[in-house]
RNA sequence: CAAACGAAAAGGCAAACCCCGGGUAACCGGGCGACGCAAAGCUACCUGCCCUGAGAAAUGGGUAGAGGGGCUGCCGAA
Numbered sequence: 001c002a003a004a005c006g007a008a009a010a011g012g013c014a015a016a017c018c019c020c021g022g023g024u025a026a027c028c029g030g031g032c033g034a035c036g037c038a039a040a041g042c043u044a045c046c047u048g049c050c051c052u053g054a055g056a057a058a059u060g061g062g063u064a065g066a067g068g069g070g071c072u073g074c075c076g077a078a
Base pairs, nucleotide, nucleotide: 005076006075012037013036018031019030020029021028022027035065041071042070043069045068046067047066048063049062050061051060
């Protein structure tokens, strides 16, 4: 110095509920709030799930806090 790892320290993010707004919807943005999170930072490439299509399919959309993959990152004990 790097990888692995995750004690400590400094911090960080922010579930559900509720309010406002957008959207056919899933869901998203802002505020409050804090369930939790060592990548709960980014990314829709793969799988799953959700919405649209409804009697099915395709298309389209969403979910990164469902899993995998990719990119990047704070600190430094065992």
A computed fold for a 78-nucleotide RNA from a Nitrospirota bacterium, annotated as c-di-GMP-I riboswitch aptamer. It was read from a public genome assembly, where an Rfam model found it.